[in-house]
The RNA shown here (transfer RNA) has 71 nucleotides and comes from Candidatus Methylomirabilis sp. It matches the Rfam family "tRNA". Its family is annotated with triplet codon-amino acid adaptor activity in the Gene Ontology. By type it is a transfer RNA. The sequence was found in a public genome assembly.
């Protein structure tokens, strides 16, 4: 150069076109002499950009960053 796959919370990961969740992490509380544990609770995110669509995380191109395979 060319080919194929990934990109969602701080991490790991889910989400058949209709309100984007779970683990654990952080924060707060309950317990406890402290603490850790265990139990409650709260913040917190769809790589950029266009395009389809009544509605995109989801389909579709462009770039962009990361892996693999390959002249």
């Nucleotide at each position: 150069g060319g080919g194929g796959g990934c990109g969602u919370a701080g991490u790991u990961c889910a989400a058949u076109g209709g309100u984007a969740g779970a683990a654990u992490a952080a924060c707060g509380g309950u317990c406890u002499c402290c603490a850790a544990a265990a139990c409650c609770g709260u913040g917190g995110a769809c790589g950029u950009g266009g395009g389809u669509u009544c509605g995109a995380u989801u389909c579709c191109u462009a770039c962009c960053g990361c892996c693999c395979c390959u002249g």